About this RNA: Predicted 3D model of a 112-nucleotide RNA (Guanidine-I riboswitch aptamer) from Amaricoccus sp. HAR-UPW-R2A-40. Its Rfam family is "Guanidine-I riboswitch aptamer". Its family is annotated with regulation of gene expression in the Gene Ontology. Rfam's curators write: This family represents a conserved RNA structure found upstream of the ykkC and yxkD genes in Bacillus subtilis and related genes in other bacteria. The literature on the family includes a 2004 paper in Proc Natl Acad Sci U S A by Barrick et al., "New RNA motifs suggest an expanded scope for riboswitches in bacterial genetic control". NCBI's taxonomy places the organism under Bacteria, Pseudomonadota, Alphaproteobacteria, Rhodobacterales, Amaricoccus. RNAcentral holds the sequence, with entries from Rfam. The prediction has a mean pLDDT of 84.
RNA sequence: UGAGUUGACGGCUAGGGUUCCGGCGUCCCGAGGGAUGCGACUGGUCCGAGAGCUGUCGCCGGCGGGGGAGACAUCCCCGACGGGCGCACGGCGGGACAAAAACCCGGGAGAC
Numbered sequence: 001u002g003a004g005u006u007g008a009c010g011g012c013u014a015g016g017g018u019u020c021c022g023g024c025g026u027c028c029c030g031a032g033g034g035a036u037g038c039g040a041c042u043g044g045u046c047c048g049a050g051a052g053c054u055g056u057c058g059c060c061g062g063c064g065g066g067g068g069a070g071a072c073a074u075c076c077c078c079g080a081c082g083g084g085c086g087c088a089c090g091g092c093g094g095g096a097c098a099a100a101a102a103c104c105c106g107g108g109a110g111a112c
Stems, first nucleotide, its partner, number of pairs: 007057006015047002020044002022041001023038006058085001059083003063079005087107001089110001093105003
């Protein structure tokens, strides 16, 4: 200086808004309900983390066992154990769904 890898999925949470439910206000009413507005309405449904938690898988390491004609060559399979499987500050603005967000653009721009 260059290249590759640094993983996938699920559950949950921080957080988020307001399509639906509920709640509240106003009006109508046959008193069963209906219309409309409100998310600076706690909530349920819903969205939801690269830098949050967790589970399963995958990956890495040496060790043990098995397979191929053959040897701690190499390759494949299984098992238990181990793994700082690393580090990670981050706008503005835009995008989707009803809408918003730590979601996506994005480990971006930028900073160190």